[in-house]
RNA sequence: GCAUCCGUCACGGGAGAAUCGGAUCAUCCGAUGCCGAAGGAGCAACCGCCCCGGAAACUCUCAGGCACAGGGACCGUGCAGGAUAU
Numbered sequence: 001g002c003a004u005c006c007g008u009c010a011c012g013g014g015a016g017a018a019u020c021g022g023a024u025c026a027u028c029c030g031a032u033g034c035c036g037a038a039g040g041a042g043c044a045a046c047c048g049c050c051c052c053g054g055a056a057a058c059u060c061u062c063a064g065g066c067a068c069a070g071g072g073a074c075c076g077u078g079c080a081g082g083a084u085a086u
Stems, first nucleotide, its partner, number of pairs: 003084004009078005018032006033066003039062001040060003046054003
């Protein structure tokens, strides 16, 4: 100096899903229903070092969410940082 990997930060994009009633009325409460892409949990005929362990955008829906807002897995870009190899 270059390549690869990792996480943080910043910017941009970013889905899904309700109604009714009450009240001190963009907020709360209750009933039932619904959603999956924060988080969490579970599993293989797959993989491994095969005692046993390991994953997801799959499954569950505890949590969260179902006007806007916010959040948002994931994707792209950028700055430095760390690790490894040459």